[in-house]
RNA sequence: AUCGAUAAGGGCAAAUCCAGCGAAAGCUGGAGACGCAAAGCCACGGGUCUACCGCUCAACUCUAUGCGUGAAAUGCAGUUGAGUCAUGACGGCCGGGCUACCGAAA
Repeated sequence: AUCGAUAAGGGCAAAUCCAGCGAAAGCUGGAGACGCAAAGCCACGGGUCUACCGCUCAACUCUAUGCGUGAAAUGCAGUUGAGUCAUGACGGCCGGGCUACCGAAA
C1' cells in the first nucleotide's frame, strides 16, 4: 500500500412519524434503526425522479372583438387534462475524482 476481523474505540442512519421549506422531485431539524468500511466530500459520465415556467395537442368556457333581432360563432383569452423539456433533485443506483480512523488474517 492492497485488504477488511464475531477486534477495540467510535461514526453514519432506510422505512415510518412530527415540525419547517419547496410547484414537485426532494431538502433541513427532531424522534427512529433497515442497513453501511467510506452510507465522508464533489452532480464530472451514465441512470432514475420531478415539471412551477415554456412548447405541442385535446376538451370545455365567454369577460374582449367582429357579426347578429336572437340563437350562436371565433382566439392571439381563460379552465381542465395529456404529452414534451433540466437549468431542478437523488452520492443509501453504477462508474469516476478527492480525503480519512483502526490494524487480526492474507
Predicted 3D model of a 106-nucleotide RNA (c-di-GMP-I-GGC riboswitch aptamer) from a Bacillota bacterium. Model confidence (mean pLDDT): 79 of 100.